[in-house]
Molecule: c-di-GMP-I riboswitch aptamer
Organism: marine sediment metagenome
RNA sequence: GAUAAAAGCAAACCCGGGGCAACCCGGGGACGCAAAGCUCCGGGUCCCCCGCUGGGGACGGCCGAGCUGCCGAA
Numbered sequence: 001g002a003u004a005a006a007a008g009c010a011a012a013c014c015c016g017g018g019g020c021a022a023c024c025c026g027g028g029g030a031c032g033c034a035a036a037g038c039u040c041c042g043g044g045u046c047c048c049c050c051g052c053u054g055g056g057g058a059c060g061g062c063c064g065a066g067c068u069g070c071c072g073a074a
Base pairs, nucleotide, nucleotide: 001071008033009032013028014027015026016025017024018023031061037067038066039065041064042063043062044059045058046057047056048055049054
């Protein structure tokens, strides 16, 4: 970060499965993504337990930050 090239990922929704739940996994499916690759480190949101000042969990496609990756026009 381009009306480039070669790729990649996969929202909502549906089916099957796991979980109390948020949500996750597999298949289908594409809203989109220049890191929509990875990491809960910071913020934030969500779920569960609870007597709360507490504990546990989820979201990386909420934002920031870190590490890594394809191409090479301006």